[in-house]
RNA sequence: UCCCCGAAAGGGCAAACCCAUCGUGAGGUGGGGGCGCAAAGCCACGGGACCAGGUAAGUUGGUCGGCCGGGCUGCCGAA
Numbered sequence: 001u002c003c004c005c006g007a008a009a010g011g012g013c014a015a016a017c018c019c020a021u022c023g024u025g026a027g028g029u030g031g032g033g034g035c036g037c038a039a040a041g042c043c044a045c046g047g048g049a050c051c052a053g054g055u056a057a058g059u060u061g062g063u064c065g066g067c068c069g070g071g072c073u074g075c076c077g078a079a
Stems, first nucleotide, its partner, number of pairs: 005077002012037002017032006035066001041072003045069003048064006
């Protein structure tokens, strides 16, 4: 120094719930809040869940990504 790994410190993110607002909806955004998180950073590639429309069926268009994989990037440094 790098990989695995995850003690400490500093910092970071932010579930449920509440308020406002946007959306038919799943849900989004902002504020409060804090269950948790070492990638709970980014992408949305495979699977998954959910919503709306439609069909006899195949499906079409969306949402989540803090459900599981995958890709890219990344702070600190005890055992």